A computed fold for a 72-nucleotide RNA from a Candidatus Altimarinota bacterium, annotated as transfer RNA. Its mean pLDDT, the model's own confidence on a scale to 100, is 81. Rfam family: tRNA. From the family's description: Transfer RNA (tRNA) molecules are approximately 80 nucleotides in length. It was read from a public genome assembly.

[in-house]
RNA sequence: GGGUGAGUAGCUCAGCGGUAGAGCAGCGGCCUUUUAAGCCGUUGGCCGAGGGUUCAAAUCCCUCCUCACCCA
Numbered sequence: 001g002g003g004u005g006a007g008u009a010g011c012u013c014a015g016c017g018g019u020a021g022a023g024c025a026g027c028g029g030c031c032u033u034u035u036a037a038g039c040c041g042u043u044g045g046c047c048g049a050g051g052g053u054u055c056a057a058a059u060c061c062c063u064c065c066u067c068a069c070c071c072a
Base pairs, nucleotide, nucleotide: 001071002070003069004068005067006066007065010024011023012022013021018055026042027041028040029039030038048064049063050062051061052060
């Protein structure tokens, strides 16, 4: 330098055009002698950045940034 993949909650990941979800973690409660486990509730994300298409973009297109792998 060329190619491919990834970037969404504190962490691991879903969501593939129509108001963003789960598990774990956190917080509150129940239970328990206490802790852990279990159960119930709850907080938390301008979806890597900027533009474009569209009535509508996390999702489609372009450019850039970061990371991983492959080729040279």